Record summary:
Small-subunit ribosomal RNA from an uncultured bacterium, 1535 nucleotides, folded computationally. Rfam family: Bacterial small subunit ribosomal RNA.

RNA sequence: AGAGUUUGAUCAUGGCUCAGAAUGAACGCUGGCGGCGCGCCUAACACAUGCAAGUCGAGCGAGAAAGUCCCUUCGGGGGCGAGUAAAGCGGCGGACGGUUGAGUAACGCGUGAGAAUUUGCCCUUUAGUGAAGAAUACCCCCGAGAAAUCGGGGCUAAUGCUGCAUACGUCCCUUCGGGGAGAAAGGUGGCCUCUUUGCUACCGCUAAAGGAUAAGCUUGCGUACUAUUAGCUAGUUGGUAGGGUAAAGGCCUACCAAGGCGAUGAUGGUUAGCCGGCCUGAGAGGGUGUACGGCCAGAUUGGAACUUAGAACGGUCCAGACUCCUACGGGAGGCAGCAGUGAGGAAUAUUGCGCAAUGGGCGAAAGCCUGACGCAGCGACGCCGCGUGGAGGAUGAAGGUCUUAGGAUCGUAAACUCCUGUUAAGUGGGAAGAAAGCCUUUUCUUUAAUACGGAAAAGGGAUGACGGUACCAUUAGAGAAAGCACCGGCUAACUUCGUGCCAGCAGCCGCGGUAAUACGAGGGGUGCGAGCGUUAUUCGGAAUUAUUGGGCGUAAAGGGUACGCAGGCGGCAUAUUAAGUCAACUGUUAAAUUUUCCGGCCUAACUGGAAACCAGCGGUAGAUACUGAUGUGCUAGAGGGUGAGAGAGAGAAGUGGAAUUCUCGGAGUAGCGGUAAAAUGCGUGGAUCUCGAGAGGAACACCAAUGGCGAAGGCAGCUUCUUGGCUCAUUCCUGACGCUCAGGUACGAAAGCGUGGGGAGCAAACAGGAUUAGAUACCCUGGUAGUCCACGCCGUAAACGAUGAUCACUAGACGUCAGUCUUGUUUUACGAGAUUGGUGUCGUAGCUAACGCGAUAAGUGAUCCGCCUGGGGACUACGAUCGCAAGAUUAAAACUCAAAGGAAUUGACGGGGGUCCGCACAAGCGGUGGAACAUGUGGUUUAAUUCGACACUACGCGAGGAACCUUACCUAGGCUUGACAUGCAUUCGACAGUCGUAGAGAUACGAUCUUUCAGGCUUCGGUCUGGACGGAUGCACAGGUGCUGCAUGGCUGUCGUCAGCUCGUGUCGUGAGAUGUUGGGUUAAGUCCUCUAACGAGCGCAACUCCUACUGUUAGUUGCUACUUUUAAGUAAAGCACUCUAACGGAACUGCCUGGGAAACCAGGAGGAAGGUGGGAAUGACGUCAAGUCCUCAUGGUCCUUAUGCCUAGGGCUACACACGUGUUACAAUGGCCAGUACAAUGGGCUGCCAACCUGCAAAGGUGCGCUAAUCCCAAAAAGCUGGUCUAAGUUCGGAUUGGGGUCUGCAACUCGACCCCAUGAAGUUGAAAUCGCUAGUAAUCGCGCAUCAGCAACGGCGCGGUGAAUACGUUCUCGGGCCUUGUACACACCGCCCGUCACACCACGAAAGCUGUCUGUACCCGAAGCCAUCUUAGCUAACCCGUAAGGGAGGCGGAUGUCUAAGGUAUGGGGGGUGAUUGGGGUGAAGUCGUAACAAGGUAGCUGUAGGAGAACCUGCGGCUGGAUCACCUCCUU
Repeated sequence: AGAGUUUGAUCAUGGCUCAGAAUGAACGCUGGCGGCGCGCCUAACACAUGCAAGUCGAGCGAGAAAGUCCCUUCGGGGGCGAGUAAAGCGGCGGACGGUUGAGUAACGCGUGAGAAUUUGCCCUUUAGUGAAGAAUACCCCCGAGAAAUCGGGGCUAAUGCUGCAUACGUCCCUUCGGGGAGAAAGGUGGCCUCUUUGCUACCGCUAAAGGAUAAGCUUGCGUACUAUUAGCUAGUUGGUAGGGUAAAGGCCUACCAAGGCGAUGAUGGUUAGCCGGCCUGAGAGGGUGUACGGCCAGAUUGGAACUUAGAACGGUCCAGACUCCUACGGGAGGCAGCAGUGAGGAAUAUUGCGCAAUGGGCGAAAGCCUGACGCAGCGACGCCGCGUGGAGGAUGAAGGUCUUAGGAUCGUAAACUCCUGUUAAGUGGGAAGAAAGCCUUUUCUUUAAUACGGAAAAGGGAUGACGGUACCAUUAGAGAAAGCACCGGCUAACUUCGUGCCAGCAGCCGCGGUAAUACGAGGGGUGCGAGCGUUAUUCGGAAUUAUUGGGCGUAAAGGGUACGCAGGCGGCAUAUUAAGUCAACUGUUAAAUUUUCCGGCCUAACUGGAAACCAGCGGUAGAUACUGAUGUGCUAGAGGGUGAGAGAGAGAAGUGGAAUUCUCGGAGUAGCGGUAAAAUGCGUGGAUCUCGAGAGGAACACCAAUGGCGAAGGCAGCUUCUUGGCUCAUUCCUGACGCUCAGGUACGAAAGCGUGGGGAGCAAACAGGAUUAGAUACCCUGGUAGUCCACGCCGUAAACGAUGAUCACUAGACGUCAGUCUUGUUUUACGAGAUUGGUGUCGUAGCUAACGCGAUAAGUGAUCCGCCUGGGGACUACGAUCGCAAGAUUAAAACUCAAAGGAAUUGACGGGGGUCCGCACAAGCGGUGGAACAUGUGGUUUAAUUCGACACUACGCGAGGAACCUUACCUAGGCUUGACAUGCAUUCGACAGUCGUAGAGAUACGAUCUUUCAGGCUUCGGUCUGGACGGAUGCACAGGUGCUGCAUGGCUGUCGUCAGCUCGUGUCGUGAGAUGUUGGGUUAAGUCCUCUAACGAGCGCAACUCCUACUGUUAGUUGCUACUUUUAAGUAAAGCACUCUAACGGAACUGCCUGGGAAACCAGGAGGAAGGUGGGAAUGACGUCAAGUCCUCAUGGUCCUUAUGCCUAGGGCUACACACGUGUUACAAUGGCCAGUACAAUGGGCUGCCAACCUGCAAAGGUGCGCUAAUCCCAAAAAGCUGGUCUAAGUUCGGAUUGGGGUCUGCAACUCGACCCCAUGAAGUUGAAAUCGCUAGUAAUCGCGCAUCAGCAACGGCGCGGUGAAUACGUUCUCGGGCCUUGUACACACCGCCCGUCACACCACGAAAGCUGUCUGUACCCGAAGCCAUCUUAGCUAACCCGUAAGGGAGGCGGAUGUCUAAGGUAUGGGGGGUGAUUGGGGUGAAGUCGUAACAAGGUAGCUGUAGGAGAACCUGCGGCUGGAUCACCUCCUU
């Protein structure tokens, strides 16, 4: 610091996602040790049990027991225990410490300031501490009760209680002289003393002053979200008086006044403890408030007071809920203290040890208490440290995995050798944390004192929970210690197998449909490591809320327009001030944390010390440029005056002509009207048309214009009246009066609404006619609201320049409108120049993602307002305001997607445009489609009818020969190393051939016949070894026309023999890309020329190759024959001139001429066998169609292996209601038949072609010459020509079909061959819609040959020659293609994309009769405890007063009444929540249904506001917009 993801690609916009850090975490897998931290985030839910606050005998009275010793009359008594324990009175402390975060949006907290206060213990100071009295608990006795507890009687003490005395200071009053009020408690030690008493020290007590500490109160500023909460408030705001408090104060009461708060957000609602800090971030910020520290609040819920210096977690009273005990009468309780339990939850620990340390309470002290605290336990929850070994070790072991089978990799890894010894384990040793207090001694101090106390020093003995812990030494021993996630991209890391859109993965993009680096597993690798991943959350990245640091023409975003209050901002000069601002000093900003430095634990984490920092707030004295405030001036902003000017600016009244319609009259006759074409409609009852007259409403042709005016909407005949604004000139006046503007107000097209008019034309709805598959539309005929007027609503539009208002600055050029000034002429007009204000086009700089904008900015600056923050849901719901209604304004969420959108690029496409070409159309000739047959295909059938090919580009195609074979299919019978290849092992010497038997055959059996080479041994019989050949057995393997042409190679088709397809360098553009390759000409051609930011080049085109047309040379046999001879005959001699043959050459190049043209080139002509690529063939660019072929061949993968392989027989591929393609033959006289007769070329031939002759009607048979071919044969060419016949008919046309008889091939013609003869003699009389071929030696027509092949289904295919036409005006249309341009929402590219209803499933939301619990307001009722007030002294009553006493008084307890008031109740509102039959739209979903709305002119341009209509998308009316294509015209601009 960035990356992935919208596209075919690009740039920008914009969201989503990732990499980082963090956590009180949880979950999964795994887990060796230690240090330091942390550990109920949920139910402020309920709690069993134990502990968490006591202490003081030096304040007080009283005071056991066990045990033990002694005595004893054996009943008991006494001593010690012991003035102990346990209680009680009294004092101090239980207001600290500990816990929690429910409540609280608040002076609660933070920060700063303040005045009207209190403060136990502590410190300093001053003054005192006198003398009396009455009770009471404990205890004893009696009683009530289950208990808790309580009542009565009696005894008694105090630092308990009550008077009295005294009063420096204190408080009150004051005439300032004074007067009045108000205290106390003693204890211990020492000395003295007979005791009391006294003295003294210390600890206490009282009054008072000051301090310190702590607390209360007030206040400036800061402190969450919400306006779909806009008004709130009656003690409310203030005053006076009183009360109350420690203290100011409506804190409370009475009276008076009517205030107070609020858009700078009151009131209400929701949420939340606040801060130091913590996390993140470069920072600014954002998030957060666990642990530690400060503050606040709470202690089961609500209320209340008491005590106290101070108030209530482990105090009291009352009420509620809950739990427990109960003898049913009553009682007890409060873990949000530490442990612990249940519950909740994803989730959070031990009912531990100790007061040794630190701290706290009490005490004079020893000491006691202390779940504060110190420690230990549990938990990888976090941070930090250490280890799980080190070195050597290559037959690179075994094994795993992969493999191209060679090897590679795990891998020096292991084994093995030599070492080390951290941690853990054992053994032994062993700290620091603990020195105070205490005791003794000494010195000093205090004192009368050698007591006591204080300080210092020395000495002494004691005190450790952790814990025999840290640490140290030593022993043995590599021994006990590694996992987790990931490996498609982002993102470091790749292979094999399994699976087969399944199972699964996934943070985003996305993987998986038989070769998955993406699923699962193995191997390997990468990362981190006692951890690793996942999930959740926060910040970051995100400049994605933008102060730093964004935007608004088209991506989301300028309010429809103006006026304008508050608010914000504001010209020049000067003076004062010092609020903002700046700087100096100062107070505060707690500590901890963070940062730096230095230390302590081995290091680190952790921790100690020091320093720095702490942006804020307050104070003091300063500065004065700018801003503010105040004062005084100025004229450049703004406004006014005066003089001119233009205008569809507004309102009102009047008026004019043209046109439509209607009415009347005349004239006139059969149609009119309407459309692409029609029909509905009108018309003989007289229309349309035409002339005249009249009525009525609405709108204003020409002028007319990117002309004018207006804030916008908008405004158009003419005249008059009223009226707003603007411009120019002048520089006369005022003197900053300005700009902008939330809320507010006014205006605001069309449609629509209300009331009343009006109504000619037009025209939603509606009706009819057409169109159509349908047509609720487009088209036509009618037609009502409405359109018009008046008044009143509505308040919206693509209300657009999709561009807020104002001011300033920044090159120009050319138009136009309204002025002014100067000037020239041809002077009542036309120019030229300058300038101001409008309105346009182009354009520089600059800006912009690009398009584009460009003084009328989208440039550069300033001020103010409005608005945006992914798409959908949603211009929606709910609520509120407005409206008569329609509806408008404001405006969410759940849920869902990873995009949606902008500009530009390349293509493709268009029922867009331009241009060019092609047998593409047209012009012609002949066909197909109808018939019969042949052949292929579909379908059907079948045991099988093998398989493939499917628009053009499948269908006489693979197949250039299916009777068997072929053959792949079916049925049946057989074989299993196999019909075929190679190798190994064992074994044998046969196999084959011939013959026979069985069988459908394969096959089986039998007979016959039967090996070879080299070497060794040899008894020559043979045998052994090795090899060749062949058989058998076994193992490796063979085999497959099985599957996948969507895994492939190769080959092929098609666009298309169309003229295209690209590259290098340069240039332009942010880029994709463009340029070149476009333009102007030309061509068959991207062929060539020219122009040119392009210059060149490649693959294609053309040329080179072959055939053909002319000719030369060479060569003449089997070819040829002019001349000479010859024959029946080029038959023979002879010849090679000719023809021909076959090798090499020549010839044609726009070369020449004329014309046009810049050139390329075009037109015409000459010559020539041939003329403008002469004709034909071969040749097929980059690519497209996942086109075709795994059944030619090759090949990956996969499947079968006694079968999906192999052999065999028979059958099938030849089936047949039907449909289609391609052909053949015909339908006849341009013909059929008969007879005669003429002229080719290409080819083929020994398993062959076969002459001649004979036989047969013929197919053919017999016999047999020649020929391995320019020699012989096939071989007859046919159409043609000559003659004859037929005479328009289903025929002397046509030949299918069928019967009979034959021939040939072949092992075999039944299924299923061809041919011949005789007989038979279908359909068919020129073919609907539609459709094919062909532009010259072509079409048409005629025959001939060949391949395959035993034969043949060939009418097919491939070739050959004979005869031999017609037509092309032309490019409007159809089809296909090339180039340029335009639009696009398409890019698997129009066979594209895509909209809405309906149907089904799921999801969230709204409405809804209601139901339900919750919060809250108001009114009323009831009213506990308690404080306060008042009353009461019939009950009870020690202190004080009177009194000898009895008794009385004062006071208290008690009681009563009242105010306030918690909980509760009744009634009635409000808010938000849950649920709800039914219902509404929305979203998502696989290939459902109906249509085709949008994207191209999307086939009616689209969109839009409004209104009506309709299954649905939608349609129609009115007005608006261009974000509309195309053509033409006009205007303007550029050149």